Model confidence (mean pLDDT): 81 of 100. This is a predicted structure of a 72-nucleotide RNA (transfer RNA) from a Candidatus Nanoarchaeia archaeon. The RNAcentral record of the sequence draws on ENA. The source organism's lineage runs through Archaea, Nanobdellati, Nanobdellota and Candidatus Nanoarchaeia. Rfam family: tRNA. Rfam's curators write: Transfer RNA (tRNA) molecules are approximately 80 nucleotides in length.

[in-house]
RNA sequence: GCUGUUGUAGCUCAGUGGUAGAGCGUUACAUUGGUAAUGUAAAGGCCCCGGGUUCAAAUCCCGGCAAUAGCU
Repeated sequence: GCUGUUGUAGCUCAGUGGUAGAGCGUUACAUUGGUAAUGUAAAGGCCCCGGGUUCAAAUCCCGGCAAUAGCU
């Protein structure tokens, strides 16, 4: 320099055009003589950035940035 993949909650990840979800973690409550475990509830993300298409974009297209794999 060229090609591919990835970027969504604190962490690991789903979500292929119509109100953003799960597990773990965090907080509160219940339960216990007290912990752990368990149950219930809550908080937490305008989806890496900019632009385009569309009535409508996390999702499709273009550019940028970052990470990663390969080629030279």